A computed fold for a 245-nucleotide part of an RNA from a Nanobdellota archaeon, annotated as large-subunit ribosomal RNA, domain VI.

Context: one part of a larger RNA
């Protein structure tokens, strides 16, 4: 890298429409089937590009209360509107046929029994069932398999992690590096931040809900890319060769 004894699973079921065909059949009235094609539904297995759900990552609005006020927040997942990844169904994909031996049954030839007879000898068919086929595991299968390459390769712990995960396992990386974090860029989500300026119903004034501009802003990011800034430090076993005893 294989073979495949053996084991597991054993899974597909039903229906409709068109055609067959207004055919076979039937006086007529009526009226099939085998086969072929397309679909539906119920199961089974898988997936998340689409559609929908969820989304206690996130963004926004708002209630009560607290932090002296603003801003920014805490608590009640408070309530409400959205929502990527992930997970999912209501979404999507797959879900044959064949072969062998048979059961009931149907036959061929055919005697016993000059006839007849599927049976006694012999031969042929025949089921969603049986064995295969299909899928998964599978050289500890003691009958312990085969082939190729190599001649010292290797393995484990540890460390950084993961679309992997109860433990264990699996997989990736470890400076000859993008493995995780951080930062930047892009994408994505939300929906236009704070501050300032102006407008503003009303009001003697103080003030003022709200609106406009700055501003597709601000904030966030389990995604992609870029970047060694931070952390991937190290250890042991085995084998081979050499040297010494």
């Nucleotide at each position: 890298u294989c073979u495949g004894a053996a084991a597991g699973c054993a899974a597909g079921g039903a229906u409709u429409u068109u055609u067959u065909a207004g055919u076979a059949c039937g006086a007529g009235a009526g009226g099939a089937a085998c086969g072929a094609a397309a679909a539906u539904u119920c199961g089974u297995c898988g997936c998340c590009a689409c559609u929908g759900g969820u989304c206690g990552a996130c963004c926004g609005g708002u209630u009560g209360u607290c932090u002296g006020a603003c801003a920014a927040g805490g608590c009640a997942g408070g309530c409400c509107g959205g929502g990527c990844a992930g997970c999912u169904a209501c979404g999507c994909g797959a879900u044959a046929a064949g072969c062998g031996a048979u059961a009931a049954g149907u036959g061929c030839u055919g005697a016993a029994a000059g006839c007849a007879u599927c049976u006694a000898a012999g031969c042929a068919c025949g089921a969603a069932g049986c064995g295969u086929c299909a899928c998964u595991u599978g050289a500890a299968a003691a009958g312990a398999g085969a082939c190729u390459c190599c001649u010292u390769c290797g393995g484990a712990c540890a460390c950084g992690g993961c679309a992997a995960a109860a433990a264990c396992a699996g997989c990736c990386g470890u400076u000859u590096g993008a493995u995780a974090g951080a930062a930047g860029u892009g994408g994505u989500g939300u929906g236009u931040a704070a501050g300032u300026a102006c407008c503003a119903a009303g009001g003697c004034a103080a003030c003022g809900a709200g609106g406009u501009a700055u501003u597709c802003a601000g904030c966030a990011u389990g995604c992609a890319c870029u970047u060694a800034c931070u952390a991937a430090c190290g250890u042991c076993c085995a084998c081979a060769u050499c040297u010494u005893g």

The source organism's lineage runs through Archaea, Nanobdellati and Nanobdellota.